A computed fold for a 176-nucleotide RNA from Cellulosilyticum lentocellum, annotated as Lysine riboswitch aptamer.
Its mean pLDDT, the model's own confidence on a scale to 100, is 78.
């Protein structure tokens, strides 16, 4: 002087960055579930016990009446692979009065599997939902590097790439 290194420490992207809690508020909903009465007359469940002419299920009617998940809005904490999904393993829960169990939920690890960030629009899966969340796929915006352009400079303008990344700074430190 100084390439290089999954090196170590502080940071930056947005005022719709991300996640977690408290509280409040819609909405689930005058639903489900329980009750009055009439009709009706052998079922109900995935399936087994149980229940059932002392009236199953179903329909109309009274009366009363939720919750869960998820969502806004504000306060508070924690943060910058923050998060979020995929895939595997383990567990829990998980259909009514029980009991197995199914889609499904959650929670832990493990994989450097894949997204730089919100937004909008279509599709497709969850959802009571046209709220949202997720996958994908397009569009521009945004932040960043790197290459080239234009400017005295601040920047602008075009193609790409990506978070194992970018700036700073310290360490070690090849070649010379």
């Nucleotide at each position: 002087a100084g390439a290089g290194u999954a090196g170590a420490u502080a940071g930056a992207g947005g005022u719709u960055g991300c996640g977690g809690u408290u509280u409040u508020u819609a909405a689930g909903a005058g639903u489900a579930g329980a009750u009055u009465u009439g009709c009706u007359g052998a079922g109900c469940u995935a399936a087994g016990c149980a229940c059932g002419a002392u009236g199953a299920a179903g329909c109309a009617u009274u009366u009363u009446a939720a919750a869960a998940g998820g969502a806004g809005a504000a306060g508070c904490c924690g943060c910058c692979g923050a998060a979020a999904u995929g895939g595997a393993u383990a567990g829990u829960u998980g259909a009514u009065g029980c009991u197995u169990u199914a889609a499904g939920a959650c929670u832990a690890u493990c994989u450097u599997g894949u997204u730089g960030g919100g937004g909008u629009u279509a599709u497709g899966u969850a959802g009571a939902a046209u709220a949202u969340a997720c996958a994908u796929a397009a569009c521009a915006c945004u932040g960043u590097c790197a290459c080239g352009u234009a400017g005295u400079u601040a920047u602008u303008c075009g193609u790409g790439g990506g978070g194992a990344g970018c700036u700073a700074u310290c360490a070690u430190g090849a070649c010379g």
The organism belongs to Cellulosilyticum, within Bacteria.